[in-house]
Context: one part of a larger RNA
RNA sequence: AGUUUAUGGGGGAUACCUUGGUAUUCAAAAGCGAUGAAGGACGUGGUUACCUACGAAAUGCUUCGAGUAAUUGGAAACUAAUUAAGAUUCGAAGAUAUCCGAAUGAGGAAACUCUUUAUACUGAUUAUUAAUAUAAUUAAGAGCAAACCUAAGGAACUGAAACAUCUUAGUACUUAGAGGAAUAAAAAGUAAAAAACGAUUUUCCUAGUAGUGGCGAACGAAAAGGAAGAAGUCUAAACUUAAUAAUUUAUUUUAUUUAAGUGUAGUGGGAUAAUUUUGAACAAAUUAAAAAUAUUAAAUGAAUAAAUUUGAAUAUUUAGCCAAAGAAAGUAAAAGCCUUGUAAUUGAAAAUAUUUUUAAUUUUAUUAUAUCCCAAGUAGUAUAGAACAUGUAUUAUUCUGUAUGAAUCUGCGAGAACCAUCUCGUAAGACUAAAUAUUCUUGAAUGACCGAUAGUGAAAAAGUACCGUGAGGGAAAGGUGAAAAGAACCUCGGAUAGGGGAGUGAAAAGAACAUGAAACCAUAAACUU
Numbered sequence: 001a002g003u004u005u006a007u008g009g010g011g012g013a014u015a016c017c018u019u020g021g022u023a024u025u026c027a028a029a030a031g032c033g034a035u036g037a038a039g040g041a042c043g044u045g046g047u048u049a050c051c052u053a054c055g056a057a058a059u060g061c062u063u064c065g066a067g068u069a070a071u072u073g074g075a076a077a078c079u080a081a082u083u084a085a086g087a088u089u090c091g092a093a094g095a096u097a098u099c100c101g102a103a104u105g106a107g108g109a110a111a112c113u114c115u116u117u118a119u120a121c122u123g124a125u126u127a128u129u130a131a132u133a134u135a136a137u138u139a140a141g142a143g144c145a146a147a148c149c150u151a152a153g154g155a156a157c158u159g160a161a162a163c164a165u166c167u168u169a170g171u172a173c174u175u176a177g178a179g180g181a182a183u184a185a186a187a188a189g190u191a192a193a194a195a196a197c198g199a200u201u202u203u204c205c206u207a208g209u210a211g212u213g214g215c216g217a218a219c220g221a222a223a224a225g226g227a228a229g230a231a232g233u234c235u236a237a238a239c240u241u242a243a244u245a246a247u248u249u250a251u252u253u254u255a256u257u258u259a260a261g262u263g264u265a266g267u268g269g270g271a272u273a274a275u276u277u278u279g280a281a282c283a284a285a286u287u288a289a290a291a292a293u294a295u296u297a298a299a300u301g302a303a304u305a306a307a308u309u310u311g312a313a314u315a316u317u318u319a320g321c322c323a324a325a326g327a328a329a330g331u332a333a334a335a336g337c338c339u340u341g342u343a344a345u346u347g348a349a350a351a352u353a354u355u356u357u358u359a360a361u362u363u364u365a366u367u368a369u370a371u372c373c374c375a376a377g378u379a380g381u382a383u384a385g386a387a388c389a390u391g392u393a394u395u396a397u398u399c400u401g402u403a404u405g406a407a408u409c410u411g412c413g414a415g416a417a418c419c420a421u422c423u424c425g426u427a428a429g430a431c432u433a434a435a436u437a438u439u440c441u442u443g444a445a446u447g448a449c450c451g452a453u454a455g456u457g458a459a460a461a462a463g464u465a466c467c468g469u470g471a472g473g474g475a476a477a478g479g480u481g482a483a484a485a486g487a488a489c490c491u492c493g494g495a496u497a498g499g500g501g502a503g504u505g506a507a508a509a510g511a512a513c514a515u516g517a518a519a520c521c522a523u524a525a526a527c528u529u
Stems, first nucleotide, its partner, number of pairs: 001528009016479002020450002022447007029439002031144002039100003042055003046078002050074002061094006070082003105114003115118001121141002123138006148179001149177005159166001163214001189197002201228004211219002232431003235375001239261005244255003266409001268374004272368004286360011298346003304319005320337002322326001328340003380404008390416001411426005466473002486513001489501004
């Protein structure tokens, strides 16, 4: 020096555990805000740095209900208190709620300053004025919020094995706006040649089909059929009445006027004229009242003992019991019968939601005629673009800029150039539940999901420490024991650190604390050189 063995140190792997995560399902809720939000600053405790809670009425106040023996949060300790006149705790409704923040009296480098103590600004209403405007009134708006939705704007990397049309993609992103969903929606439809279907939405299929395409890369339907869910309505006009204004010789005429009635359609409808109904049933919306149900606290809630082993019984043995309850968790090892619960049943002073019932309001039809009306700078056309699966193409359909510009039912549009025939519909006004999308959030449950280098970045003072001027980046870190019983007392030592006794405990597991691998270090013995 090496090898082997043994005993230790060192280190924190491994198996075990779970307070935390993660994914999904069902249900709820889908908003908060000038009555000052979200988010913060600063305070409030007997002692209080942090978190939680709260706001100068400050770890809290009041009322009502539940509930019962302890309580003064995480979080010990001391001190001082509360409580069967019912505290602490749980639920409902209130009071208080500093300063900043949309921040709104003015200013400002947020949480501050100043003054005359003020809805600043926008909108609406009223008053005044020739008008701008001014004043008053106003529970309107603003700001925040995870995704879903609609609209406006709108890339590039990329693919095409380069690249320009094309693709990525109307995606990402930005902006605006709304709702609990949004959008869409009651045919100027779908279609095929049939006496068809009958609003919209979603889905399966049709189908990677028909098509589009430097016919490259690639893009990519629809009808029919099956299913979910189903719901239909109101205006404009013609006509009538009234008002207003203008006009006229006028008991006149006119209207971009106002109000009420009427009226709403494609076997065309309505007005007009004539006739008829004025009942019942059904259906829908709003308001009011009553009742029921549910949610937001809770209550009752079955049944086991002994012996043995043990530190400890839930284990083993023996003998029982309950079960509308053998879900689960805890208890010194593994518990249906020990505790909390579970099944089942019961329960609300107060608040909220839903449903039902009752009351009030709305809803006729036929014939005749062909006089009137049936949505105009609209439809269409030209041109330039865009959307349609469809890249301008032989290109229908939809939307838009510019220019032009019809018809009124013997009308007009569509059926993928265009024309005819035939068929289908009735544009240029509006509303509309459900089936569908999503989850910042609440409750219940589940997992051939993770188990501390995993699972959220975060199981601990985590968006913390720390880094950066800033936007922003962003950790590590779990386990004594059943119970602190957390080692009195003695002793070496510096009033240390750390030891040795003693004691606790089942075990030192001794707080650098459960298990305690490897690297690495030390000591001892043997062997080799």
Molecule: large-subunit ribosomal RNA, domain I
Organism: Nitzschia sp. IriIs04